[in-house]
RNA sequence: UCUGAAAAAGGCAAACCUGACCAAAGUCAGGGACGCAAAGCCACGGGUCCUCGUCUCCUCUUUCCGGACCCAAGACAGCCGGGCUGCCGUCA
Numbered sequence: 001u002c003u004g005a006a007a008a009a010g011g012c013a014a015a016c017c018u019g020a021c022c023a024a025a026g027u028c029a030g031g032g033a034c035g036c037a038a039a040g041c042c043a044c045g046g047g048u049c050c051u052c053g054u055c056u057c058c059u060c061u062u063u064c065c066g067g068a069c070c071c072a073a074g075a076c077a078g079c080c081g082g083g084c085u086g087c088c089g090u091c092a
Stems, first nucleotide, its partner, number of pairs: 001092001003089002011036002016031006034078001040084003044081003047076003051072001053071001056068003
């Protein structure tokens, strides 16, 4: 460097429950384990989600309410790719 068969030292923790924060997505903490060899870190490309704000439009006689969409902001690293770092072990 390649690699993850078996194992060990260990690590993380989905759903769900409780509490806190948030407009929401979601995040954090505790419990809990479906899984994970980067399920460690980074929103860089794609993707998905959200709508406090904003543009245009639909509905409506008009407004309100409701709905669609652009932008912008936000979220997801346990969606895919990329970047950085790293434990243990096999073969070479």